Description:
Transfer RNA from Monosiga brevicollis, 72 nucleotides, folded computationally. The gene name in the source record is trnT. Rfam family: tRNA. By type it is a transfer RNA.

Formats: sequence, C1' cells, structure tokens
RNA sequence: GCCUAUAUAGCAUAUUAGGUAGUGCGUCUGUUUUGUAACCAGAUGGGCAGAGUUCGAAUCUCUGUAUAGGCA
Repeated sequence: GCCUAUAUAGCAUAUUAGGUAGUGCGUCUGUUUUGUAACCAGAUGGGCAGAGUUCGAAUCUCUGUAUAGGCA
C1' cells in the first nucleotide's frame, strides 16, 4: 500500500433479507432475614462519526475513524 471482518447499555451478547432494540451480569429501590448473602418484584441505561437512499435505516449505499486478521 491492497483485501476482509468487526463496532449495539458500565461489561458480555442477540436482533437479517428496512417497520416499537432485547437478554444475562452489573448498578439502584423495594420485599424477605436478628443481620449479611441468596431468592423474588421493579427501575436504570445503548446502535462508532458524517453524508446519501427511503414515508421509515442498528439493518441498504458512500466516506472517515478505531480494533483484529490476511497478502505483498
């Protein structure tokens, strides 16, 4: 220099051929207990950046950034 893949909540990870973004752990509150932990109930918080297509984009297109891998 070229090619490919990935980027979603504090962490991990789903969500497919466009139509309300989920789960587990965590955190907070409550219940329970003599107390703590656990269990149970509830809450919390997210689509890498910019642009384009579309009535509508995490998803399609382009550019960039970061990370990983490959070729020379």